[in-house]
Order: sequence, then structure tokens, then C1' cells
RNA sequence: UCCCCUGUAGUUCAAUUGGUAGAACGCUGCACUGUUAAUGCAGAGGUUGUAGGUUCGAAACCUACCGGGGGAG
Repeated sequence: UCCCCUGUAGUUCAAUUGGUAGAACGCUGCACUGUUAAUGCAGAGGUUGUAGGUUCGAAACCUACCGGGGGAG
């Protein structure tokens, strides 16, 4: 320098060929208990890496850039 994969909640990951962004764990509150843990119920938490473009509508499609991983030279 070039090619491929990847970036979504605090963490690990979904989102069925474009149509309301979710789960588990973690966190907070409540219940339960002699206390903790476990368990049950409820809740908070996201400009989907950044900037543009296409579209009625983009996490998804297109372009550039940034971070991570792998490969070629």
C1' cells in the first nucleotide's frame, strides 16, 4: 500500500432478503428471609463507530473516514 471480516445497552450477542431497536448477564427498587445468597416482580440504561448519500422509511443498501481482527506484498 492492497484485500476480507467486524463495530448495536455496562458486558456477550440478536434484530428472518429495508417497516416500533430486543434478549441474557450485570445495575436499581420492591417482595421473600433472623441476615446474606438464591428466587419472584417491576424499572432504568441506545444520536446502532463518525460524516454524507439513496429511500415515504436505513442497524441493514451506497461512498469516504476512524477503531479492532485476519491475510497478501

Transfer RNA from a Candidatus Parcubacteria bacterium, 73 nucleotides, folded computationally. The coordinates come from a structure-prediction model, not an experiment, and the mean pLDDT is 80. It matches the Rfam family "tRNA". Rfam's curators write: Transfer RNA (tRNA) molecules are approximately 80 nucleotides in length. Taxonomically the source falls in Candidatus Parcubacteria (Bacteria, Bacteria candidate phyla).